The prediction has a mean pLDDT of 87. Predicted 3D model of an 88-nucleotide RNA (c-di-GMP-I-GGC riboswitch aptamer) from Caldanaerobacter subterraneus. The source organism's lineage runs through Bacteria, Bacillati, Bacillota, Clostridia and Caldanaerobacter. It was read from a public genome assembly, where an Rfam model found it. The model forms 91% of the base pairs in the Rfam consensus.
RNA sequence: UUCGAUAAGGGCAAACCCGUCGAAAGGCGGGGGCGCAAAGCCACGGGCCUAAAUCCCUGAUUGGGACAUGGUAGCCGGGCUGCCGAAG
Numbered sequence: 001u002u003c004g005a006u007a008a009g010g011g012c013a014a015a016c017c018c019g020u021c022g023a024a025a026g027g028c029g030g031g032g033g034c035g036c037a038a039a040g041c042c043a044c045g046g047g048c049c050u051a052a053a054u055c056c057c058u059g060a061u062u063g064g065g066a067c068a069u070g071g072u073a074g075c076c077g078g079g080c081u082g083c084c085g086a087a088g
Base pairs, nucleotide, nucleotide: 001087002086003085004084011036012035016031017030018029019028020027021026034074040080041079042078044077045076046075047072048071049070054066055065056064057063
């Protein structure tokens, strides 16, 4: 530097359930285990999710619509860091 094996010691933890925070998406803690060699960290670019506040529509509403400043790192790209081993 490249790679991840029928190796070793280990790590993380999807759905779902319980609790909790939140308007929601979702986060966090516990159980659980689908998967993961960066499923460690960072919302910088794109995507996706949500829509409290704000704005618009409506005669009006507890109705309809737009919008991220909210999220997602287990959607992709990019950045930072890193265990074990193999090959060079």